[in-house]
RNA sequence: AUUAAUCUUCGGGGCAGGGUGAAAUUCCCGACCGACGGUGAUGGUCUAAAGACCAAAGUCCGUGACCCACUUGUUAUGGCAGGUGGUUGACACAGUGAGAUUCUGUGACCGACAGUUAAAGUCUGGAUGGGAGAAGAGAUAG
Numbered sequence: 001a002u003u004a005a006u007c008u009u010c011g012g013g014g015c016a017g018g019g020u021g022a023a024a025u026u027c028c029c030g031a032c033c034g035a036c037g038g039u040g041a042u043g044g045u046c047u048a049a050a051g052a053c054c055a056a057a058g059u060c061c062g063u064g065a066c067c068c069a070c071u072u073g074u075u076a077u078g079g080c081a082g083g084u085g086g087u088u089g090a091c092a093c094a095g096u097g098a099g100a101u102u103c104u105g106u107g108a109c110c111g112a113c114a115g116u117u118a119a120a121g122u123c124u125g126g127a128u129g130g131g132a133g134a135a136g137a138g139a140u141a142g
Stems, first nucleotide, its partner, number of pairs: 003141001006137005017029003031122002033111002035063004042055005058109002067086008091107005113125003
């Protein structure tokens, strides 16, 4: 300087106000929200400096949840625990500049499945679940 198995903890936000109606947080006006890693010309902290660290994109590059197919182990045949693959939304214009889909300004756009007196990003449910991943232990070690 670098590093494994394994273990622990953590790990998602949101319809105010109003209209119609028998009935809608589902329709209409309007309101609100933005998981994780990367990139990042911005901001902050430390430093004499070099430099270091922290924060920073819903629409860029990827990941995850839902769903589908195949498959392994196990089973009390109800399931339970995994693996591989597939599918998986949405941005333009102007400005600055050597350089921006990330900065500044303006205007847009997007959001699984099942349920529901009426169609849901926001309600209820699977879910006290799963999870990308984050921190720590492991490490007085090899």
The RNA shown here (FMN riboswitch aptamer (RFN element)) has 142 nucleotides and comes from Leuconostoc holzapfelii. It matches the Rfam family "FMN riboswitch aptamer (RFN element)". From the family's description: The RFN element is a highly conserved domain that is found frequently in the 5'-untranslated regions of prokaryotic mRNAs that encode for flavin mononucleotide (FMN) biosynthesis and transport proteins. The organism belongs to Leuconostoc, within Bacteria. The coordinates come from a structure-prediction model, not an experiment, and the mean pLDDT is 78.